[in-house]
RNA sequence: GGGCCUUUAGCUCAUCUGGUAGAGCGCCUCAUUUGCAAUGAGGAGGUAGCAGGUUCGACCCCUGUAAGGUCCA
Numbered sequence: 001g002g003g004c005c006u007u008u009a010g011c012u013c014a015u016c017u018g019g020u021a022g023a024g025c026g027c028c029u030c031a032u033u034u035g036c037a038a039u040g041a042g043g044a045g046g047u048a049g050c051a052g053g054u055u056c057g058a059c060c061c062c063u064g065u066a067a068g069g070u071c072c073a
């Protein structure tokens, strides 16, 4: 320098071939307990790496760019 893959909630990951985002763990509150844990119920939390474009509408398509991984030179 070039090819490919990844980037979504605090963490690990879903969601697809466009219709406006979920799970587990974690966190908060309540119940239960002498207390803790476990269990049950409820809740908070993300404009999907960033910037543009296409579209009535984009996590999803296109372009540029950043970071990480991997292969080649």
Base pairs, nucleotide, nucleotide: 001072002071003070004069005068006067007066010025011024012023013022019056027043028042029041030040031039049065050064051063052062053061